[in-house]
RNA sequence: AUAUCAAGAUAUAUAUUGCCUCAUAUAUUUGUGAAAAUAUGGUUCACAAGUUUCUACCAAAUAGCCGUAAACUAUUUGACUAUGGGGGAAGUGCACCUAGGG
Numbered sequence: 001a002u003a004u005c006a007a008g009a010u011a012u013a014u015a016u017u018g019c020c021u022c023a024u025a026u027a028u029u030u031g032u033g034a035a036a037a038u039a040u041g042g043u044u045c046a047c048a049a050g051u052u053u054c055u056a057c058c059a060a061a062u063a064g065c066c067g068u069a070a071a072c073u074a075u076u077u078g079a080c081u082a083u084g085g086g087g088g089a090a091g092u093g094c095a096c097c098u099a100g101g102g
Stems, first nucleotide, its partner, number of pairs: 001012005019087007026056001029049007041066002050057001058078007
């Protein structure tokens, strides 16, 4: 999309499926609670918000800050997932056509 009927199901047909890239979403973000460490430390767990949205919500590095207390801060780089758009090389195998040769 079409057909059927018992009217929301069934059947049939078509398209898509991998990779790369772009856009949108989300800022790989924010809040809360519980526990943990203490300058050789600054961690772990849970819940919630955020997307006309499923999932995810981390990692590493750098620079600070905290004079032993309970609290961390900033920056940089790197994704996954959902939806939509775009893209396509070299090489190899097989079949066919054309030309040449045997």